Predicted 3D model of a 73-nucleotide RNA (transfer RNA) from Candidatus Micrarchaeota archaeon CG08_land_8_20_14_0_20_59_11. It matches the Rfam family "tRNA". The family's RNA type in Rfam is transfer RNA. Its mean pLDDT, the model's own confidence on a scale to 100, is 81.
RNA sequence: GCCUUGGUUGUGUAGUGGUCUAGCAUGCCAGCCUGUCACGCUGGCGACUCGGGUUCAAAUCCCGACCAAGGCG
Numbered sequence: 001g002c003c004u005u006g007g008u009u010g011u012g013u014a015g016u017g018g019u020c021u022a023g024c025a026u027g028c029c030a031g032c033c034u035g036u037c038a039c040g041c042u043g044g045c046g047a048c049u050c051g052g053g054u055u056c057a058a059a060u061c062c063c064g065a066c067c068a069a070g071g072c073g
Stems, first nucleotide, its partner, number of pairs: 001072007010026004018056001027045006049065005
């Protein structure tokens, strides 16, 4: 330099046009429970890398940039 894959709450991930004010686990906060802690239960908090395009509608499709991993030279 070229090619491929990926970037989503603090962390790990699902979601591949509308059914989703983005789900699950974990984390954090509050409450319940307990002699205390832990476990458990209930409620809450928190995310689509950036810019542009297509579309009635984009986390999702297209182009570019940045970052990460792998391959080729």